[in-house]
RNA sequence: GGGUGAGGUAGAGGUGCGGUAGGUCAAGAGUAUCCUGGGGAGGACCGGUCUUUUGAACCGGGAAAAAGGGGCCACCGCCGAAGUUUUUAGCUUUACCGGGAAGCUAAAAGCUGGUUCGCUGAUGAAUAAUCUGCGGACUGUCACCUGGAUUAGCUACCGAACGAACCCUACUGUCCAGGUGGAGCGCUAUCUCAUCA
Numbered sequence: 001g002g003g004u005g006a007g008g009u010a011g012a013g014g015u016g017c018g019g020u021a022g023g024u025c026a027a028g029a030g031u032a033u034c035c036u037g038g039g040g041a042g043g044a045c046c047g048g049u050c051u052u053u054u055g056a057a058c059c060g061g062g063a064a065a066a067a068g069g070g071g072c073c074a075c076c077g078c079c080g081a082a083g084u085u086u087u088u089a090g091c092u093u094u095a096c097c098g099g100g101a102a103g104c105u106a107a108a109a110g111c112u113g114g115u116u117c118g119c120u121g122a123u124g125a126a127u128a129a130u131c132u133g134c135g136g137a138c139u140g141u142c143a144c145c146u147g148g149a150u151u152a153g154c155u156a157c158c159g160a161a162c163g164a165a166c167c168c169u170a171c172u173g174u175c176c177a178g179g180u181g182g183a184g185c186g187c188u189a190u191c192u193c194a195u196c197a
Base pairs, nucleotide, nucleotide: 002196003195004194005193006192007191008190009189010188011187014079016078017077018076019075020074022073023072024071025070033063034062035061036060037059038058042051043050045099046098047097048096082112083111084110085109086108087107088106089105090104091103092102093101113139114138115137116136117135118134119133121131122130123129141182142181143180144179145178146177147176148175149174150173152172153171155170156169
């Protein structure tokens, strides 16, 4: 100096990922709800309880929100960033209980390199957005193959009397282009320890 294994540190992919009881905008919505006129026995995810003639559903008129989700800005944390599926446990949502459905938190196991577009389904007020699955395009990374360039090398080849150099060719290294394939428990650089010829 090289190889292998383990651990640490720092980075890269770009319309990169996520968070904030921050600000703002659209939508939610002329909806929920309240008042009033009519109306006349129903109403709520299911069951029970409940509510309603002190007036249900529904129709007309008047007044009239909010939350979750989203765009932009700002700030913060980052590159399994993060997302999602299943199981377990806890909590929350409706007047209450039980169930269902939905949401949040934690753990375990699994899947996804990233972005974007289209289709299907679910959530949702929504044609927004998010997510599962499928497909297309682009892109980063590593490995292998093909071609080209470079001339960097304690390399091979060549070698005349000896020695050396140059050139050619080949190989290695580096770069470019193309093709195929893999996955983030990855990739690049670097440090420490151990070990190998």
Annotation:
This is a predicted structure of a 197-nucleotide RNA (Lysine riboswitch aptamer) from a Syntrophomonadaceae bacterium. The sequence was found by an Rfam model in a public genome assembly. The coordinates come from a structure-prediction model, not an experiment, and the mean pLDDT is 77. The organism belongs to Syntrophomonadaceae, within Bacteria. Rfam family: Lysine riboswitch aptamer. Rfam's curators write: Riboswitches are metabolite binding domains within certain messenger RNAs that serve as precision sensors for their corresponding targets.